[in-house]
Molecule: transfer RNA
Organism: Spirochaetales bacterium
Formats: sequence, structure tokens, C1' cells
RNA sequence: GUCUCGUUCGUCUAGGGGUUAGGACACAAGGUUUUCAUCCUUGCAGCAGGGGUUCGAUUCCCCUACGAGAUGCCA
Repeated sequence: GUCUCGUUCGUCUAGGGGUUAGGACACAAGGUUUUCAUCCUUGCAGCAGGGGUUCGAUUCCCCUACGAGAUGCCA
């Protein structure tokens, strides 16, 4: 350089055209408890960036960025 795959809350991860984008942990507030821990309830926060297709894109396509893997001296 070329090709392939990936990128979602603070972390790990599910989903894959019409979802309020779900779960666990963490964090915050409250409840329970004599206290702490446990447990329970609620809250917080997310689709890498740009463009295209579409009535509608986080999802499909292209480019860019980043990461991982494979591959080269051949005509």
C1' cells in the first nucleotide's frame, strides 16, 4: 500500500429500516437497617464524524478517523 472486520451510556454488552435504543455494573437520591453491608425503588447518561438512498437511517451504501486481523516485490 491492498483486502476484511469492528466502533452503541463512565465500563461491559443486546438490538439491527418506524424501539421512549434494552440489560448488568458503576454513580446520585430515597426506602429498609441501631450503623455499615446486603436488598428494594427512582434517576443519570449512549449509536465515531461527514455525505448519499429512503416517506423514514443507530440500522443499508460511500468517504474520513480510529482500532484489530490478513496479505507483498508479482506482471